[in-house]
Context: one part of a larger RNA
């Protein structure tokens, strides 16, 4: 010095255990804001530094509802209150609600300052002045009015729009119209009631799923992209102008009412019939009844033994529309809180059957071919984009230029064109549902995690701490059933410790449950 054994320090791994996260699933809700938001700052207590709560009416004010004995938030503790004349606690309305902040009198390095105390801006409404330019209009001015702005997770629509990557290199191509940024809407958006499909047979508006199909197709035919129709579901719903043509105003231009709305073509026009009632609507109001937002009742168990403690084990019993979970000094249907069921709202609110008013809109033939049926619009050339489709034989769709029809005997489409057939009717617009999301509230629920896991964050975490800043970002949970938290004595300056005492346990003593290793000691014992 090293090995073994033993009793120990120091660690803080293991198994336990969960206050916290995570995934799903229902059901709500799906915005909040100049009546000043979100998100801060800075104060309110009897002592109060921080957290929560509140706002000079500041730990709380009123009204109505529940509840029914204690309470003055986490958080002890001293004081000094409050409540059966019903407090504290929970709902439901109202009131207050400093100062920054879209911040909106001015102005500022936010939470400050100054004034003359105030709608700053833009839209709107009136009135006044009033330019280049007579008339006018622009553009100022004043008053009047709270419409816009700002925030917000995803989902949505639309504009701009990569690049790493894949092609085993790269440049078409791919990643991908993806990320990202911008702009706007809604509880959903957005599509949408055929100038569609289809194929000789026939659908009938969009959307969403399955399916077709990894098919047709597309493609340095590389790598890769990739439909459609049809079938079968989920959901269903249809409607409004322009025009012709009448009338009303107007000098005109042109406003306004009525008509009218379609594809076996429709209307206007000419005629002939019907009818004032029904029916129907996406409009307005009432609005019983189910919800929602406090809450109410709510079955049934003892003994002995062991233990510190009974829910345990022995015995003997009950209750279930309730044997869901929690919690009590071990492991409980029958000890608490629940749970099955039962009943409930002064007030505030969703939603709906019906009610009732407005308001709209609705029949049918027949004639004729006189009018009208969305024009710088379809079409074309020129370049693009976007269709699963990379210019390809490339059609359909849209956008930018350049041109530019027809008018029902018209027009467009069926993937180049043509014909012949089918199919629909463009250049206006709306329009629930079935579909997509979850900042967020409420219930369930996991062959999810259990403290180096799971949220970054179980704990005062987006904290400390880093960085000029954009921004990065932790460690850190467990005493005992109960503080019953160790009076009191000894050693020490004090840490610390030894006795006393609690306590089932103190090798549970707050550096606190369990308590590995790795490192450190202590003793024996053995090697060198």
């Nucleotide at each position: 010095a090293g090995c073994u054994u033993a009793c120990g320090g120091c660690g803080g791994a293991u198994a336990c255990c969960u206050u916290g996260g995570u995934g799903u699933u229902c059901a709500g809700a799906a915005g909040c804001g100049a009546u000043g938001a979100a998100g801060g700052g800075c104060g309110u207590g009897g002592c109060u530094a921080c957290c929560a709560a509140c706002g000079a009416a500041a730990u709380a004010u009123c009204u109505c509802g529940g509840g029914g004995a204690a309470c003055u938030g986490g958080a002890a503790g001293c004081a000094a209150g409050u409540u059966u004349u019903g407090a504290u606690c929970c709902g439901a309305g109202a009131a207050u609600u400093c100062c920054c902040g879209a911040a909106u009198a001015a102005g500022g390095a936010a939470a400050c300052u100054u004034u003359u105390a105030a709608a700053a801006c833009u839209a709107c409404u009136u009135c006044u002045u009033g330019a280049a330019u007579u008339c006018a209009u622009a553009a100022a001015g004043a008053a009047g009015a709270a419409a816009g702005a700002g925030c917000a997770a995803a989902c949505c629509u639309a504009g701009u729009g990569a690049a790493u990557u894949g092609a085993a290199a790269c440049a078409u191509c791919u990643u991908a119209g993806u990320a990202a940024c911008u702009a706007g809407a809604g509880g959903a958006a957005a599509a949408g009631a055929a100038a569609g499909c289809a194929a000789a047979a026939g659908c009938g508006a969009u959307u969403c799923c399955c399916u077709a199909a990894g098919u047709a197709g597309c493609g340095g035919c590389g790598a890769g992209c990739g439909a459609a129709a049809u079938g079968g579901g989920a959901c269903c719903a249809g409607u409004c102008u322009a025009a012709a043509c009448u009338c009303u105003a107007g000098u005109u231009a042109u406003a306004g009412a009525g008509g009218g709305u379609u594809g076996a073509g429709g209307g206007a026009c000419a005629g002939u019939c019907a009818a004032u009632a029904a029916u129907a609507a996406a409009u307005u109001g009432c609005a019983a009844g189910c919800g929602u937002u406090a809450g109410u009742u709510g079955a049934a168990a003892c003994a002995g033994u062991u233990g510190g403690a009974a829910u345990a084990c022995u015995g003997u019993a009950c209750c279930a529309c309730a044997g869901a979970g929690g919690g009590u000094g071990a492991a409980a249907g029958u000890c608490c809180c629940g749970u099955a069921g039962u009943c409930a709202a002064a007030a505030a609110u969703u939603u709906u059957a019906g009610c009732a008013g407005c308001u709209u809109a609705u029949a049918a033939c027949u004639g004729u071919a006189u009018c009208c049926c969305a024009a710088g619009u379809a079409g074309g050339g020129a370049g693009a984009g976007a269709c699963a489709c990379g210019u390809g034989a490339a059609a359909c769709c849209u956008c930018u230029u350049c041109u530019g029809a027809a008018u029902u005997u018209g027009c467009g489409a069926g993937g180049a064109c043509c014909a012949c057939c089918u199919c629909g009717u463009a250049a206006g617009a709306c329009u629930a549902a079935a579909u997509a999301u979850u900042c967020c509230u409420g219930a369930a629920u996991a062959a999810c995690c259990g403290a180096u896991a799971g949220u970054g964050a179980a704990c005062c975490a987006g904290u400390a701490c880093c960085g000029u800043g954009a921004g990065g970002g932790a460690a850190a949970g467990g005493u005992g059933a109960a503080a019953a938290g160790a009076a009191c004595c000894c050693c020490g300056g004090g840490a610390g410790g030894g006795g006393a005492g609690u306590g089932a346990a103190a090798u549970a003593g707050a550096a606190c449950a369990u308590g590995a290793a790795a490192c450190c000691g202590u003793a024996a014992g053995u090697u060198u």
Source information:
The part of an RNA shown here (large-subunit ribosomal RNA, domain I) has 528 nucleotides and comes from Isochrysis galbana. Taxonomically the source falls in Isochrysis (Eukaryota, Prymnesiophyceae, Isochrysidales, Isochrysidaceae). The prediction has a mean pLDDT of 83. RNAcentral holds the full RNA, with entries from ENA.